[in-house]
RNA sequence: GAGUUUGAUCAUGGCUCAGAUUGAACGCUCGCGGCAUGCUUAACACAUGCAAGUCGAACGGUAACAGGCUAGCUUGCUAGCGCUGACGAGUGGCGGACGGGUGAGUAACGCGUAAGAAUCUGCCUAGUGGUGGGGGACAACUUGUGGAAACGCAAGCUAAUACCGCAUACGCCCUACGGGGGAAAGCGAGGGACCUUCGGGCCCCGCGCCAUUAGAUGAGCUUGCGUUAGACUAGCUAGUUGGUAAGGUAAUGGCUUACCAAGGCGACGAUCUAUAGCUGGUCUGAGAGGAUGAUCAGCCACACUGGGACUGAGACACGGCCCAGACUCCUACGGGAGGCAGCAGUGGGGAAUAUUGGACAAUGGGGGCAACCCUGAUCCAGCAAUGGCCGCGUGUGUGAAGAAGGCCUGAGGGUUGUAAAGCACUUUUAGUGAGGAAGAAGGCUUUAAUGUUAAUAGCAUUAGAGAUUGACAUUACUCACAGAAACAGCACCGGCUAACUCCGUGCCAGCAGCCGCGGUAAUACGGAGGGUGCAAGCGUUAAUCGGAAUUACUGGGCGUAAAGCGUGCGUAGGCGGUUAGACAAGUUAGAUGUGAAAGCCCUGGGCUUAACCUGGGAACGGCAUUUAAAACUGUUUAACUAGAGUUUAAGAGAGGGUAGUGGAAUUUCGGGUGUAGCGGUGAAAUGCGUAGAUAUCCGAAGGAACACCAGUGGCGAAGGCGGCUACCUGGCUUAAAACUGACGCUGAGGUACGAAAGCGUGGGGAGCGAACAGGGUUAGAUACCCUGGUAGUCCACGCCGUAAACGAUGUCAACUAGUUGUUGGUUCCAAUUUAGGGAUUAGUGACGCAGCUAACGCAUUAAGUUGACCGCCUGGGGAGUACGGUCGCAAGAUUAAAACUCAAAGGAAUUGACGGGGGCCCGCACAAGCGGUGGAGCAUGUGGUUUAAUUCGAUGCAACGCGAAGAACCUUACCAGCUCUUGACAUCCAGCGAAACUUGUAGAGAUAUAAGCGUGCCUUCGGGAACGCUGAGACAGGUGCUGCAUGGCUGUCGUCAGCUCGUGUCGUGAGAUGUUGGGUUAAGUCCCGUAACGAGCGCAACCCUUAUCCUUGGUUGCUACCAUUAAGUUGAGAACUCCAGGGAGACUGCCGGUGACAAACCGGAGGAAGGUGGGGACGACGUCAAGUCAUCAUGGCCCUUAUGAGCUGGGCUACACACGUGCUACAAUGGUCGGUACAGAGGGCAGCGAACUUGCGAGAGUAAGCGAAUCUCAGAAAACCGAUCGUAGUCCGGAUUGGAGUCUGCAACUCGACUCCAUGAAGUCGGAAUCGCUAGUAAUCGCGAAUCAGAAUGUCGCGGUGAAUACGUUCCCGGGCCUUGUACACACCGCCCGUCACACCAUGGGAGUGGGUUGCAAAAGAAGUGGGUAGACUAACCUUCGGGAGGUCGCUCACCACUUUGUGAUUCAUGACUGGGGGGAAGUCGUAACGAGGUAAC
Repeated sequence: GAGUUUGAUCAUGGCUCAGAUUGAACGCUCGCGGCAUGCUUAACACAUGCAAGUCGAACGGUAACAGGCUAGCUUGCUAGCGCUGACGAGUGGCGGACGGGUGAGUAACGCGUAAGAAUCUGCCUAGUGGUGGGGGACAACUUGUGGAAACGCAAGCUAAUACCGCAUACGCCCUACGGGGGAAAGCGAGGGACCUUCGGGCCCCGCGCCAUUAGAUGAGCUUGCGUUAGACUAGCUAGUUGGUAAGGUAAUGGCUUACCAAGGCGACGAUCUAUAGCUGGUCUGAGAGGAUGAUCAGCCACACUGGGACUGAGACACGGCCCAGACUCCUACGGGAGGCAGCAGUGGGGAAUAUUGGACAAUGGGGGCAACCCUGAUCCAGCAAUGGCCGCGUGUGUGAAGAAGGCCUGAGGGUUGUAAAGCACUUUUAGUGAGGAAGAAGGCUUUAAUGUUAAUAGCAUUAGAGAUUGACAUUACUCACAGAAACAGCACCGGCUAACUCCGUGCCAGCAGCCGCGGUAAUACGGAGGGUGCAAGCGUUAAUCGGAAUUACUGGGCGUAAAGCGUGCGUAGGCGGUUAGACAAGUUAGAUGUGAAAGCCCUGGGCUUAACCUGGGAACGGCAUUUAAAACUGUUUAACUAGAGUUUAAGAGAGGGUAGUGGAAUUUCGGGUGUAGCGGUGAAAUGCGUAGAUAUCCGAAGGAACACCAGUGGCGAAGGCGGCUACCUGGCUUAAAACUGACGCUGAGGUACGAAAGCGUGGGGAGCGAACAGGGUUAGAUACCCUGGUAGUCCACGCCGUAAACGAUGUCAACUAGUUGUUGGUUCCAAUUUAGGGAUUAGUGACGCAGCUAACGCAUUAAGUUGACCGCCUGGGGAGUACGGUCGCAAGAUUAAAACUCAAAGGAAUUGACGGGGGCCCGCACAAGCGGUGGAGCAUGUGGUUUAAUUCGAUGCAACGCGAAGAACCUUACCAGCUCUUGACAUCCAGCGAAACUUGUAGAGAUAUAAGCGUGCCUUCGGGAACGCUGAGACAGGUGCUGCAUGGCUGUCGUCAGCUCGUGUCGUGAGAUGUUGGGUUAAGUCCCGUAACGAGCGCAACCCUUAUCCUUGGUUGCUACCAUUAAGUUGAGAACUCCAGGGAGACUGCCGGUGACAAACCGGAGGAAGGUGGGGACGACGUCAAGUCAUCAUGGCCCUUAUGAGCUGGGCUACACACGUGCUACAAUGGUCGGUACAGAGGGCAGCGAACUUGCGAGAGUAAGCGAAUCUCAGAAAACCGAUCGUAGUCCGGAUUGGAGUCUGCAACUCGACUCCAUGAAGUCGGAAUCGCUAGUAAUCGCGAAUCAGAAUGUCGCGGUGAAUACGUUCCCGGGCCUUGUACACACCGCCCGUCACACCAUGGGAGUGGGUUGCAAAAGAAGUGGGUAGACUAACCUUCGGGAGGUCGCUCACCACUUUGUGAUUCAUGACUGGGGGGAAGUCGUAACGAGGUAAC
């Protein structure tokens, strides 16, 4: 920086990602080189080999090897001689305490850093002084002997640089200052003179040795500071702290012992527990930090586990010793041996880590005079992409027919892709061959010079010469040769995050770091093509830092997101007013020392470059010492008064405590009056009352609380405090002086107070009232409501110690605009008082600027700007829970986790939606009316059932007389059977033929077969067009699926008045404003106002129709006048009606009133019509994944001798039932019969069909007219005038059924309509419920049309007759605007809580059980050291020769490891059963919360 809580937003907050890194591991892959690195686990066990020896110039010597000599007669062999080179074993010296490994232990002076004093220091350096003279042994060896072995035992011989005295003592040590004590070792080279026992002495040189001084190096000790977590570890400590004395040590010291004192450590975290080697550094980070301590380097610790000492300069000793323990091995069973955390290697563990390699050539170490020897230190090689870093390569150029193949495709093409092929070129690396450094310095031999010396020997130094020393190594490097030849993978491609398509799959298989993908079109799974990123590697996993300001020192917060202790007082601590002096702890500056090297950084150099190596510098932020400064902090001295406090005088107050006292009211009791109810509720009932209630009057008792005053008024630290009076008592305010002189602020622990409820003891008890009882409500009602009612509420004393103890806001101080209330003071003005005005002060409210805040909001009473101190927070859940501790009589309080689980939880604000929230308004929404439905019969549609099939779709409103404006066949999609397969239909190809028509036979038909008839049109004569048949394949075909892939069309909210935009403004933002407000309207219609100004889609208007008039025209329409007829029939007319063209008219235009001078409304005039005149068409942004793949179109999928096509028959018409929509009725406002009127709008040629004839009739026959203002369908019916019926299942009603017919049609059986005769069912106005309608409307009456061969009670139209009612908006439903609440946003058909049931997970308790660690009290006592020693033994020295001194062994005492017992503490594991918790698929019961959530919530 990004993703992720939301519909969206801001902020809070967690989770996750991108980066860097690693001693890593795993998966896939692999050309080379360089530099690095390689058991992080079992400090588990180890076979085998090697890792520490060396010195003969310390010694006695000669086992082996070589040479030489001698002997055995000779080649040869054997024997001898330590003579020489050398050397096994041994004595002795030095080394083995280094180097190498590991990190178990250790929270410590262990480490780091800086200091210190009471010490030692082999080898090394420098200096001083010595190195004289003696003695006795013991190994080896020889002999004997024990044992399986390891290993001894006894006797004898022997040397030394082994051991022991003596002498000497400059310096050294001790001292009582008189003195006393203590040493040594020789060896080698050379040699003139001299001496000799011929070994040598002697001299000199070198190396040693002794004593001592100093240095260097190394080591020991002490101290300041720093060094993990836990307080759910708070007290620890008897050698403990100190002193004295002694002992001990190299040395200080309780290090040890005795005595004395009672100290020492600890909240600045002792003790205990857990974890851990520390550091330089390493990784990360801008830094500060955080994490880490492999490789390299410094220190420490350890060496199978535990203990112990010896030797030594140095060890309590990795490859030494002793003991105990465990384990392994050998054994003759008696006894022995061993210690890879050295290098290799083995087993084991584990995700995981290499060769039983070469060499001492180099560097270094040990020994040695040296040569040299040893060296798994080291240098090299091997293995491993192990990870990191670095370098190189796998070719380069050209090459479009943009090849083939792959993939995609809109079928054209695109892409892979200049990529390949082809052509030209190069040869790094690898390969083959040849050459070939550096790493080598030294040492040896020799020559010369110088020094030493008596010396030309010898030795040392310098210079020269010579022969030589390389594990690596077939090295690095160089040259030649051939040939593009031998060399690319891995991960990813939904967003974060660079990179997209196809196929497969179908909530499956799978993916996933987070969000999340997958339920038939998956850029997210798997494959492919393509692409992206890195590249000999690439990914994954694990881990660390970063991002994370998410522990905040740098650098966070706490009103509402997590977070202010309920409140005060106060200890420690932190912080602290003004002036002056002193000091110099903090502070500042300089200097000095140190801060190892390596590393990091800068700058040179060396490997072809780089990594890497190397020289120099800087840095090392620190610590210590020292010299200065004196502003600030501090300490101290002296003062001050502004902070704080005291005194005096006033003032207000429900501040607290105790005692007393008052009235009203409730209740109870007594008495009176009085009579049938009272009480209670939404409505009731329980309850009380004729034994007299309620009501009312009088009286009494008792308890509790104090109306009015009363007020965002007062007081108190908070909790809290309210009648009145008295007493005791705390705090506050004001004014003016005086005094004290910083006495202050905060406050971890501590302590006091602390509502209500609750607890204990004793009282009290009127009212109220948990629990409980009854009544009611309810599906239930352990509730809400009602009637009762116990604890309690009250008092005294004692506990409890918590509350949404809230201003959700810690205390103190300072500063920063105001306005306006109110309470208590003081003061000024004016005053005669009340009232008033100004100033100031202490409280308490409202509003508001700057500022702050995520916003809401806060705003001198801060949440502003600062300072001081305290408390608290770090995702949600688990959980304020468990365990442990403390407190409590108990209830419980307080302190306070983890496992596990989720990707959120939460805050403020926004837009919607919703509310059994509010306001305003509208609608046949209710109301007021009229008529229906729901009951009957029938029609029709649907569900269900049935069926071979009852094709499919439509399903709340918005499916159900819907698609279907019309299923007997057809339609038809369904079922059964029979048939066809390039197909019933389209295009292309080839061949044949005109096509067609007629007839026969078989068949249910499709079809099959036979026969007949017949040859057309155009022509450039080749053929062509159309049609039919045959054949092959491309393809046709599908009412098969998906309306949740779609287009188009449609329904619905709703003809509701809304829905938006641009610019501007406001807001961090989502958004708001505009569009809200005041009026008004049918309307977001218009007006006014207004941070808005305008605009768009909607509204309205423009369109059609209807209502009036004018004008033009006058047939098929019309007929007033004239004539005529049966008839506008015909002349005639153009006036009227009508028709169809064009105009006029209506606009709140006019008047009055209301209104704001507006818009508009109300009333009126005129007018055919008046306020959108009536009706229609017209349907904003959008909602419902609404409906339709079966109108049509269409993606994808599926079928292809079938899911396609044809045919016959059947079905869609079934029928216990349920529902919707209708028709006809139930009758007298009627039925029937007779008579008589008046429409409009339509249709008509495969048609409408007059008149006439015929039939009771449906119809039939014949036939005129008419493609229609002419003819026809076509009689309109209600109405009106008469007649009849007389309230009945009827002269109502017509279902059903029987019979007989008509028409249409190929065909009326399943399954048509109609007619006639007969039959004559239910039904007497319809329960709950529910529908339509506001005027030419409802109701009622008929007429027509589409579809159609036929078949309407349906649908769409037309006219006739023609009402009632609307007070009004409380309620139901739907809608609009504003506002409010919200935990909803799939939006209340929302969200969501708890028990129970089922399986799973972690965890608490649990009779207990089994381990680990550890305290205390005891037992025990190996080896060893120290002390003692009466036993045994004993070379050096002394001796008076008896012995002594000293030593060794033994015994014993003290200390002590292993081990054992008892009793505690702590921790881990496990445990029948049990408690809650968590997450689980769509389970059960209710509905607690979110809206007034239906009883406001807590």

Annotation: The RNA shown here (small-subunit ribosomal RNA) has 1498 nucleotides and comes from an uncultured Gammaproteobacteria bacterium. Its mean pLDDT, the model's own confidence on a scale to 100, is 84. Rfam family: Bacterial small subunit ribosomal RNA. Rfam links the family to the GO terms structural constituent of ribosome and ribosome.